[in-house]
RNA sequence: UAGAAUCUUCAGGGCAGGGUGCAAGUCCCUACCGGUGGUAAAGCCCACGAGCCGCAAGGUUGAUUCGGUGCGAGUCCGAAGCCGACAGUAUAGUCUGGAUGGAAGAAGAUAAAU
Numbered sequence: 001u002a003g004a005a006u007c008u009u010c011a012g013g014g015c016a017g018g019g020u021g022c023a024a025g026u027c028c029c030u031a032c033c034g035g036u037g038g039u040a041a042a043g044c045c046c047a048c049g050a051g052c053c054g055c056a057a058g059g060u061u062g063a064u065u066c067g068g069u070g071c072g073a074g075u076c077c078g079a080a081g082c083c084g085a086c087a088g089u090a091u092a093g094u095c096u097g098g099a100u101g102g103a104a105g106a107a108g109a110u111a112a113a114u
Base pairs, nucleotide, nucleotide: 002114005110006109007108008107009106010105017029018028019027031094032093033084034083035048036047037046038045043082044081051060052059053058064080065079066078067077068076086097087096088095
């Protein structure tokens, strides 16, 4: 210095404006948001978490194209699109609730054998 293991802390954002209506942050127009790891920097490429189903093992789980630069980009730049668990309630990615929960993982402390 590395290091099995133990412990600590942290770990999700968003309806502003207008329309209809008895009533809508739920419908319509428009607005806004984007967990973790990988990889040329990613909501929509690969994988994972959350969510959902199940007594459990486990299962399931959304969405992108075109042009440009470049050794290399479905990640950057330009343009146009698309997606978003469950319960409640006027039909919800954005409100309320399970959740002062759980967790991919991030940072740190101690550190056996070697």
Notes
RNAcentral holds the sequence, with entries from Ribocentre. FMN riboswitch aptamer (RFN element) from Pseudocoprococcus catus, 114 nucleotides, folded computationally. Taxonomically the source falls in Pseudocoprococcus (Bacteria, Bacillati, Clostridia, Lachnospiraceae). Of the family's consensus pairs, 100% are formed in the model. The prediction has a mean pLDDT of 85.